[in-house]
Molecule: Bacterial RNase P class A
Organism: Candidatus Caldatribacterium californiense OP9-cSCG
RNA sequence: AGGGUAGGUCGGGCAACCGCGGGGAGCCAAAAACUCCCUGAGGAAAGUCCGAGCUCCACAGAGCAGGGUGCUGGGUAACACCCAGUGGGGGUAACCCCAGGAAAGUGCCACAGAAAACAUACCGCCCCGGAAGGGGUAAGGGUGAAAAGGUGAGGUAAGAGCUCACCGGACGUCGGGUGACCGGCGUGCCUGGCAAACCCCACCCGGAGCAAGGCUAAAUAGGAAGGGAUGAGGUGGCUCGCUGACCUUCGGGUUAGCCGCUUGAGGAGUGGGGCAACCCACUCCCCAGAUAGAUGGUUGCCGCUCUCCCUCAGGGAGAGUACAGAACUCGGCUUACAGACCUGCCCUCCUC
Numbered sequence: 001a002g003g004g005u006a007g008g009u010c011g012g013g014c015a016a017c018c019g020c021g022g023g024g025a026g027c028c029a030a031a032a033a034c035u036c037c038c039u040g041a042g043g044a045a046a047g048u049c050c051g052a053g054c055u056c057c058a059c060a061g062a063g064c065a066g067g068g069u070g071c072u073g074g075g076u077a078a079c080a081c082c083c084a085g086u087g088g089g090g091g092u093a094a095c096c097c098c099a100g101g102a103a104a105g106u107g108c109c110a111c112a113g114a115a116a117a118c119a120u121a122c123c124g125c126c127c128c129g130g131a132a133g134g135g136g137u138a139a140g141g142g143u144g145a146a147a148a149g150g151u152g153a154g155g156u157a158a159g160a161g162c163u164c165a166c167c168g169g170a171c172g173u174c175g176g177g178u179g180a181c182c183g184g185c186g187u188g189c190c191u192g193g194c195a196a197a198c199c200c201c202a203c204c205c206g207g208a209g210c211a212a213g214g215c216u217a218a219a220u221a222g223g224a225a226g227g228g229a230u231g232a233g234g235u236g237g238c239u240c241g242c243u244g245a246c247c248u249u250c251g252g253g254u255u256a257g258c259c260g261c262u263u264g265a266g267g268a269g270u271g272g273g274g275c276a277a278c279c280c281a282c283u284c285c286c287c288a289g290a291u292a293g294a295u296g297g298u299u300g301c302c303g304c305u306c307u308c309c310c311u312c313a314g315g316g317a318g319a320g321u322a323c324a325g326a327a328c329u330c331g332g333c334u335u336a337c338a339g340a341c342c343u344g345c346c347c348u349c350c351u352c
Base pairs, nucleotide, nucleotide: 001348002347003346004345005344006343007342008341009340010339012302013301014300015299016298017297018296020040021039022038023037024036025035026034042323046334047333049332050331051330052329053328054209055208056207057206061240062239063238064237066205067204068203069202070201071085072084073083074082075081086099087098088097089096090095100200101199105198106197107194108193109192122141123140124137125136126135127134128133149167150166151165152164153163154162168189170187171186172185173184174183175182176181213259214258215257216256223250224249225248226247227246233243234242235241266285267284268283269282270281271280272279273278303321304320305319306318307317308316309315310314
């Protein structure tokens, strides 16, 4: 210098005019209006995919059914998230991807192929035989996504873990590690894949959701029919359990406001602990709360990027400046994004 890999930060600025939501003050008896001041979107506010807080129903209980998660250890309020490891796979590397059990049982493995799993023999090889045929074998060929340990040597009629060495795997044992797992030694080669097939194992899960839920105001009918303590209705899978007075239908009325609502697992700084995720202590800060939904528009100047032109460290012209937008609140994940910047690491080449 070029290419790659992992992570992080930002995501226009200033001014003028017009306008909007929330709060405070002034004016006023009070209110409205008006004036002034303060404040007013995001890294994803998004998708609503996970996990929680909060609210109501037993502050949620039992059984069955059902669902979720799935290597190990840690973090966390919790998680399917994050961190650190282990094993396997990919890559020259930085780095990335994957993860319970197939020796509990059942089932499946298309086509091809002899055979798809308590094995078997199509071609071939070897032996016997004149031949037909019989026997041995699983090295070689062929089929397939996958073929009963792999390579080499010995051995044999030909062959074969039949024997040996190395590798791989199983079992036993010893050692290391909290653990996943790793290493040594011995025996010894019997048993393919699929669990995103049923299933088994371990752990977790009650339901509904801020239109939750609560309080005022307004309205009214103390209407009609049916059911109900021999249990209506509720507890949104079922059964139990719990709760305990209203419920259903018809007809009619009302349909405004307030709380919940933003101070919270909150943010910033410093110090400490930890490899890290994260945790602890102290100090400081208050940072949108609308309800058909405000956070905007116009103009000027300056940035930034690209293209072109004139001239060479300068100037001019044109174009572009994203994705998107709170609605109870958090922690994550995923997805979208013009452009700019920063950091660690790896590979190749060049120069000294």